[in-house]
RNA sequence: UCCGAAAAGGGCAAACCUCGCGAAGAAAAGCGGGGGACGCAAAGCCACGGGCCUGAGAUUGGCAGCCGGGCUACCGAAG
Numbered sequence: 001u002c003c004g005a006a007a008a009g010g011g012c013a014a015a016c017c018u019c020g021c022g023a024a025g026a027a028a029a030g031c032g033g034g035g036g037a038c039g040c041a042a043a044g045c046c047a048c049g050g051g052c053c054u055g056a057g058a059u060u061g062g063c064a065g066c067c068g069g070g071c072u073a074c075c076g077a078a079g
Stems, first nucleotide, its partner, number of pairs: 002079001003076002011040002016035006038065001044071003048068003051063003
């Protein structure tokens, strides 16, 4: 460095419930707080490529827990 253990200490948190936010109004995809725990070795961060989602409308919305890519990182058995 690769790797990722029926390891240790920790971390995150799907569905669902709830309050708030969410394009100029209403709503939505979804986001944030609280509860919750299906899971996760980057389920930490970034919409760069692909993809997907909402909407009448995205030049300007959303998804990083869809795949690829980039950046960063705790622990340390075996190999």